[in-house]
Molecule: Glycine riboswitch aptamer
Organism: Ammoniphilus resinae
RNA sequence: AUGAAGAUAGAGGGAGAGACUGUGACGCAGCGCCGAAGGAGCAAGCCGUGAAAGGUGAAUCUCUCAGGCAAAAGAACUUCUAUCAGACG
Numbered sequence: 001a002u003g004a005a006g007a008u009a010g011a012g013g014g015a016g017a018g019a020c021u022g023u024g025a026c027g028c029a030g031c032g033c034c035g036a037a038g039g040a041g042c043a044a045g046c047c048g049u050g051a052a053a054g055g056u057g058a059a060u061c062u063c064u065c066a067g068g069c070a071a072a073a074g075a076a077c078u079u080c081u082a083u084c085a086g087a088c089g
Stems, first nucleotide, its partner, number of pairs: 006084008018031001020030004032069003038065001039063003045056003
């Protein structure tokens, strides 16, 4: 000296669902909805046992606690750049 995975930062892209109703009101309440911040749950498989129990076990799946339902903001994921890193050769 090659530079996989991974991490961080910057920039870009980035869906869904009531601009609902009440109240004078951006606040509060009510009903109806959304899933892609976060959170929670689970399959096969593996461990375990004589057999079980049990443990482990992913998500864009499921739930909707939180969050969101004009715009703005946020947003999983993804692209590029830079730095760290160092599988393989």